Description: The prediction has a mean pLDDT of 81. Transfer RNA from a Spirochaetales bacterium, 76 nucleotides, folded computationally.

RNA sequence: CGGGCUGUAGCGCAGGGGCUAGCGCACUGCGUUCGGGACGCAGGGGUCGGUGGUUCGAAUCCACUCAGCCCGACCA
Numbered sequence: 001c002g003g004g005c006u007g008u009a010g011c012g013c014a015g016g017g018g019c020u021a022g023c024g025c026a027c028u029g030c031g032u033u034c035g036g037g038a039c040g041c042a043g044g045g046g047u048c049g050g051u052g053g054u055u056c057g058a059a060u061c062c063a064c065u066c067a068g069c070c071c072g073a074c075c076a
Base pairs, nucleotide, nucleotide: 001072002071003070004069005068006067007066010025011024012023013022018056027043028042029041030040031039032038049065050064051063052062053061
C1' cells in the first nucleotide's frame, strides 16, 4: 500500500428496512437463610465505532472515515 472480516449494555452475543433495540452472565432492591452461597420476584443500564447520504421510515442500504484482526505485496 491492496483485499477481506469484525465493531450493538460492564462481558459474551442475537437482531441484517417497519411499531418502544433484545438474550445470557454480571449489577441493584426485596423475599427465603443467623450470615454467605443458591434460588425466586422486581428493576436499572446502550441509540448500534464516527460523519454524511438514500428513504415516509436506517442498528439494518450506500459513500467516506476510525479502531482491531487475518491474508497478500513492498522493505529489511
Its Rfam family is "tRNA". NCBI's taxonomy places the organism under Bacteria, Pseudomonadati, Spirochaetota, Spirochaetia, Spirochaetales.